[in-house]
RNA sequence: AUAUGGUCAAGCCAAACUCUGAGCGAUCAGAGGACGGAAAGCCACGGGUCAUAUAAUGAUAGCCGGGUUGCUUAU
Numbered sequence: 001a002u003a004u005g006g007u008c009a010a011g012c013c014a015a016a017c018u019c020u021g022a023g024c025g026a027u028c029a030g031a032g033g034a035c036g037g038a039a040a041g042c043c044a045c046g047g048g049u050c051a052u053a054u055a056a057u058g059a060u061a062g063c064c065g066g067g068u069u070g071c072u073u074a075u
Stems, first nucleotide, its partner, number of pairs: 001075003005071001012037002017032006035062001041068003045065003048060005
């Protein structure tokens, strides 16, 4: 650099749900917990969805695409 991640392997993340806290809310943070994940790492750029105190402002990266970084294996 290219391909690959079906399996194996080193580890990694953690849905629902419960408790506590923040927020009007979507939702988020911590603890427990594992449905799953090969970027379920990061970025709201495009589309989608959702919320609201709607000239608009937010949420979602575990909805899809895109960007970017990294890991396994092979060459």
Predicted 3D model of a 75-nucleotide RNA (c-di-GMP-I riboswitch aptamer) from Desulfobacterium sp.
The source organism's lineage runs through Bacteria, Thermodesulfobacteriota, Desulfobacterales, Desulfobacteriaceae and Desulfobacterium.
It was read from a public genome assembly, where an Rfam model found it.
The prediction has a mean pLDDT of 80.